[in-house]
């Protein structure tokens, strides 16, 4: 210098003008409370001044918790759902850290739903002979028959070798071919040809020893190989799991229309009810006023001191934990956080001038994660290569 890996950070700056939400202070102040009255208290609203005002993801709402309400006597079991190598962290997790195993990369490093397939059931498309109690298409070998040819001899034939073809409830599973997967792999021996048929190594299984908390790793002996794959198929095992969500929930509380109580007025020749019919009797149905109660409009709280931020120290490989100091940092609800101008920065066009661009996106109860989007830039550590000394 080039190419790359991992972890982390920033994501415009300054000034001016205008505007918005919230908080604080001052002035004015309709009105209300209190008082015999004054002083006084509260105060819609207006004006002035000051402070403060989005993010690394505020996003997706995918996990986990806090908080709130509802449900619930305890324990166990069943069903359903989620999770799934081991150890640790945490309020908790499907998250994070450190390891193990497997796979990829020359490497830094990256990726993995990574328990159980000798409990049972199911499935394994297409292709292929055969897909799970294995099988036999080509090929190879053996036997018999036939056939082209050669050689020998004891010669109208016999024997050996060889070519084509056929047959066998023949042998074989090396090789070819199919497939995601073909019933251990490689090599040597062996055989008619072959084959764990025999042997060595690797793999696998059983037993056992050593190391490790453990996942697991290393070794020894034995076994000739039995046990194909699939559990993001059912299933088995272990662990965990009540439901709904701030439109949770709590409080204050109009007008109008219902409901209730009391009082006043009115009151029929009407309607309804007291099971039915007739008679008699009773009650209710109307209007006005006062009060009570529930809910609606509306308002207040919940609502930001919190698993909080920053700095230092200590423990730990690390996630993280502990201690000390320091800071207070949006809180809307038809929903503020904006707009314009100037200068500068950054990026592109080799430089300058000029011109163009300056991302993704915006809180809504809060927090911890994950995932996704993102112009441009910075830092640290490491890897491979080239060059110079």
């Nucleotide at each position: 210098c080039c190419a790359g890996a991992u972890g982390g950070c920033c994501g415009g700056a300054u000034g001016g003008c205008c505007g918005c939400g919230c908080c604080c202070g001052g002035c004015g102040g309709a009105g209300c409370c209190g008082u015999c009255g004054u002083u006084g208290g509260c105060g819609a609203c207006g004006c002035c001044g000051g402070g403060u005002g989005a993010g690394g993801a505020a996003a997706g709402u995918c996990c986990g918790g806090g908080c709130u309400c509802c449900a619930c006597g305890g324990a166990a079991g069943c069903a359903c759902g989620a999770u799934g190598c081991c150890g640790g962290g945490u309020a908790a997790u499907c998250c994070c850290c450190g390891g193990c195993g497997g796979g990829g990369g020359c490497g830094a490093c990256c990726c993995c739903a990574g328990g159980g397939a000798a409990a049972g059931u199911g499935c394994c498309a297409c292709a292929g002979a055969a897909a799970a109690c294995a099988g036999a298409c080509c090929g190879c070998c053996c036997g018999c028959c036939u056939u082209c040819g050669c050689a020998g001899c004891g010669a109208u034939g016999c024997u050996g070798c060889u070519u084509c073809g056929g047959c066998g409830c023949g042998g074989u599973a090396a090789g070819g071919g199919u497939g995601a997967a073909a019933a251990g792999g490689u090599g040597c021996g062996g055989u008619a040809a072959g084959a764990g048929c025999g042997c060595a190594c690797c793999g696998c299984g059983u037993u056992u020893c050593c190391g490790g908390c453990g996942a697991c790793g290393g070794g020894a002996a034995c076994g000739g190989c039995a046990c194909g794959g699939u559990a993001a198929a059912c299933c088995c095992c272990a662990u965990c799991g009540g439901g709904a969500g701030c439109a949770a929930g709590a409080c204050c509380a109009a007008a109008u229309a219902g409901g209730g109580a009391c009082g006043g007025c009115a009151c029929a020749u009407g309607g309804c009810c007291c099971g039915c019919u007739u008679c008699c009797g009773g009650g209710c149905c109307g209007c006005c006023g006062u009060c009570c109660g529930g809910g609606u409009c509306g308002g207040u709280c919940g609502c930001g001191u919190g698993a909080g931020g920053c700095g230092c120290c200590c423990g730990g490989u690390g996630a993280c934990g502990g201690g000390c100091g320091u800071c207070c940092c949006a809180g809307a609800u038809g929903a503020a956080u904006g707009g314009c101008c100037a200068u500068c920065g950054c990026c592109g066009u080799g430089c300058a001038c000029g011109c163009g661009g300056u991302a993704c996106a915006g809180a809504a109860c809060c927090c911890g994660g994950c995932u996704u989007a993102c112009a441009g830039g910075c830092c640290a550590u490491c890897u491979g290569g080239c060059g110079u000394u």
Molecule: Bacterial RNase P class A
Organism: Alphaproteobacteria bacterium